[in-house]
RNA sequence: GACUGAUAACGGCAUACCCAUCGAAAGGUGGGGACGCAAAGCUUCCGGUCUAAGGGUGCAGCCGCACCUAGGACAGCGGGGUUGCCAGU
Numbered sequence: 001g002a003c004u005g006a007u008a009a010c011g012g013c014a015u016a017c018c019c020a021u022c023g024a025a026a027g028g029u030g031g032g033g034a035c036g037c038a039a040a041g042c043u044u045c046c047g048g049u050c051u052a053a054g055g056g057u058g059c060a061g062c063c064g065c066a067c068c069u070a071g072g073a074c075a076g077c078g079g080g081g082u083u084g085c086c087a088g089u
Base pairs, nucleotide, nucleotide: 002089003088004087005086012037013036017032018031019030020029021028022027035076041082042081043080045079046078047077048074049073050072054069055068056067057066058065059064
């Protein structure tokens, strides 16, 4: 340096849920809390999923309703890129 792995050691992250807060929402942030994770570190390049404020179409036409659409979101949905602890080969 490469590959393999989580058996060991040092550790790390933090699902659901609760509180506060931001947001139209999805969801994010902080605290608590642990389902799990060998990259559950970082990164939207590809696919996928979620939301629909705004925009469009239709109905109604007083209120509003339905459908379509990411400039939004998910890295703990996969793939890719990139960085990294330990052990073995």
c-di-GMP-I riboswitch aptamer from a Gammaproteobacteria bacterium, 89 nucleotides, folded computationally. NCBI's taxonomy places the organism under Bacteria, Pseudomonadati, Pseudomonadota, Gammaproteobacteria. The sequence was found by an Rfam model in a public genome assembly. Of the family's consensus pairs, 95% are formed in the model. The coordinates come from a structure-prediction model, not an experiment, and the mean pLDDT is 86.